A computed fold for a 511-nucleotide part of an RNA from an uncultured bacterium, annotated as small-subunit ribosomal RNA, 5' domain. Its mean pLDDT, the model's own confidence on a scale to 100, is 86. It matches the Rfam family "Bacterial small subunit ribosomal RNA". Gene Ontology terms of the family: structural constituent of ribosome and ribosome. The RNAcentral record of the full RNA draws on Greengenes.
[in-house]
Context: one part of a larger RNA
RNA sequence: GGACGAACGCUGGCGGCGUGCUUCACACAUGCAAGUCGAACGGGGAUAGAGCGCAGGCUUGCCUAUGCUCUUUCCUAGUGGCGGACGGGUGAGUAACACGUGAGCAACCUGCCCGACAACCCGGGAUAACAGCGGGAAACCGUUGCUAAUACCGGAUACUCCAGUAUUAACGCAUGUUAGAACUGGGAAAGGGUUUACCGAUGUCGGAUGGGCUCGCGACCCAUUAGCUUGUUGGUGGGGUAAUGGCCUACCAAGGCUGCGAUGGGUAGCUGGUCUGAGAGGACGAUCAGCCACACUGGAACUGAGACACGGUCCAGACUCCUACGGGAGGCAGCAGUGGGGAAUAUUGCACAAUGGGCGAAACCCUGACGCAGCAACGCCGCGUGGAGGAAGGAGGUCUUCGGAUUGUAAACUCCUGUCUUCCGGGACGAUAAUGACGGUACCGGAGGAGGAAGCCACGGCUAACUACGUGCCAGCAGCCGCGGUAAUACGUAGGUGGCGAGCGUUGUCC
Numbered sequence: 001g002g003a004c005g006a007a008c009g010c011u012g013g014c015g016g017c018g019u020g021c022u023u024c025a026c027a028c029a030u031g032c033a034a035g036u037c038g039a040a041c042g043g044g045g046a047u048a049g050a051g052c053g054c055a056g057g058c059u060u061g062c063c064u065a066u067g068c069u070c071u072u073u074c075c076u077a078g079u080g081g082c083g084g085a086c087g088g089g090u091g092a093g094u095a096a097c098a099c100g101u102g103a104g105c106a107a108c109c110u111g112c113c114c115g116a117c118a119a120c121c122c123g124g125g126a127u128a129a130c131a132g133c134g135g136g137a138a139a140c141c142g143u144u145g146c147u148a149a150u151a152c153c154g155g156a157u158a159c160u161c162c163a164g165u166a167u168u169a170a171c172g173c174a175u176g177u178u179a180g181a182a183c184u185g186g187g188a189a190a191g192g193g194u195u196u197a198c199c200g201a202u203g204u205c206g207g208a209u210g211g212g213c214u215c216g217c218g219a220c221c222c223a224u225u226a227g228c229u230u231g232u233u234g235g236u237g238g239g240g241u242a243a244u245g246g247c248c249u250a251c252c253a254a255g256g257c258u259g260c261g262a263u264g265g266g267u268a269g270c271u272g273g274u275c276u277g278a279g280a281g282g283a284c285g286a287u288c289a290g291c292c293a294c295a296c297u298g299g300a301a302c303u304g305a306g307a308c309a310c311g312g313u314c315c316a317g318a319c320u321c322c323u324a325c326g327g328g329a330g331g332c333a334g335c336a337g338u339g340g341g342g343a344a345u346a347u348u349g350c351a352c353a354a355u356g357g358g359c360g361a362a363a364c365c366c367u368g369a370c371g372c373a374g375c376a377a378c379g380c381c382g383c384g385u386g387g388a389g390g391a392a393g394g395a396g397g398u399c400u401u402c403g404g405a406u407u408g409u410a411a412a413c414u415c416c417u418g419u420c421u422u423c424c425g426g427g428a429c430g431a432u433a434a435u436g437a438c439g440g441u442a443c444c445g446g447a448g449g450a451g452g453a454a455g456c457c458a459c460g461g462c463u464a465a466c467u468a469c470g471u472g473c474c475a476g477c478a479g480c481c482g483c484g485g486u487a488a489u490a491c492g493u494a495g496g497u498g499g500c501g502a503g504c505g506u507u508g509u510c511c
Stems, first nucleotide, its partner, number of pairs: 001511004006507005013383006019376002021341001026339003030336003035082003040079002043076004048071006055064003089294003099218007108211002113207006121155004130145006161186005167180005191199002220266003227257003232254008269291004273284004296317005319330004347373001349372002355369001356367003386416004396407004420452001421448006430438001455500005460481003466495005476483002
């Protein structure tokens, strides 16, 4: 000198774009953050209409109340489907194939989506809802009975599908791979719908996307850590997985790593990048983007294409809450917000209008993702606080050798301007037919009036900028050298001057 997610002191007009718990991965009141589909299903409720039945009033064909059936429209607790594995948060752990980069899988999976071929046949038994009874303070639960499905189950049929048997050809990268024909055995489906638009369901092959696994290389400190290891290193059989593998297990062998730093300890999420520097390098890893890990702490599996699952389940623990003391409920490292910690970090806002996501045929619904607004000079950038003229160099202040000098064209005064501002009017783009939270915002036109808008630090040398008074080694200053003990340009105040300017200084950290 530059930089900052900064903080502190003094000061503070506006706009645009960004950024905002770096500390206790501390504890959390309250609200919201993941639902959706009635075009999968049976009920229940409401609405309107028709038919049948019935009671009352009675102007004898109307009104009111009500039961059953059918139809229309709407709502929905439950069964069922898809989604809750994405999106959002945090950085605790992790020195590791976690990450980066480059390869490999003749060792793998992939819902929704796309392409192709084939096929969608016949049956069955349950169960929730509901009703009855019962238990419990509650959370919730038991039992009996009824019922539906794109829920569940059996059978048929089937291919380049799976398993086995023997086999041919081509090829390779060691195990082998690819293609073909044969035999035996096995394996599938679901319907819905303005009723002919479609949407779904099944098998197989291929694609796309997303993942899994393996390897080379790269990447922090300590040797005041020198030896470490028994599933340890390898083999065989078996198990397990989508898949290789001590991943697991039984047996066998005795190996494996290490001064090119094993093992141990400390520290740390990694990267694209950011800051600095001429570069080499050094330091860092906020925001944004990719990957990883975690979700009160520890452990475990279930479901599923995908999880060992932040707003799922089970167990244990700590903590908090409810309780009728028998037993239950909870998890903000989602968005706001509270307490605490701290030098320190924001609103319990608006809207799904846009972009994106989930569900749905769709209308729609949901979405604290996102889009916006609010707060904060926290940062960067831009603008303003007026312009021109104006010497009797006014008054006042300060200094003075008492002549004057300086503040100083500065002010007053004259003439202007209207950026910002205030008021009035118009008024978007973002949206394509409709739909705009932002927002009557941006922007445009008109009017008013210099009116509403300047401070901070320094002035001994380094280092741009000097005098007076007060103080008297006191009070104080100070980055270093050093100032102050009666003439202090170094302390305090004033005038003046210098620097920067909506900021200016100080502190901290890095280069």